């Protein structure tokens, strides 16, 4: 510089359980390991997800319901971008 087939010095940690935090999807922290060679880190492009709030319709006494909506949320869904750790190979 390549590559990620074995291998594993250090490394992360899915469901799932508790406590914060959230309108929620989902986040933290602890325990927990299904997994994972970038499961590090950027929402930049696509998909999901969620829908206070907002349009828009249905009801209507009030309460409501329902459909679209990201500026939310997900990098452990793909791609793209930045860094890096061990191995092997040249």
């Nucleotide at each position: 510089a390549g590559u990620g087939a074995a291998a594993a010095a250090g490394g992360c940690a899915a469901a799932c359980u508790a406590g914060c935090g959230g309108a929620a999807a989902c986040g933290c922290u602890a325990g927990g390991a299904c997994g994972c060679a970038a499961a590090a880190c950027c929402a930049c492009g696509g998909g999901u997800c969620u829908a206070c709030g907002g349009a828009c319709g249905c009801a209507a006494a009030a309460g409501g319901c329902g459909u679209c909506u990201a500026c939310g949320a997900u990098c452990g869904c793909c791609g793209g971008g930045u860094u890096g750790c061990c191995a092997c190979u040249g």
This is a predicted structure of a 90-nucleotide RNA (c-di-GMP-I-GGC riboswitch aptamer) from Alicyclobacillus cellulosilyticus. NCBI's taxonomy places the organism under Bacteria, Bacillota, Bacilli, Caryophanales, Paenalicyclobacillus. It was read from a public genome assembly, where an Rfam model found it.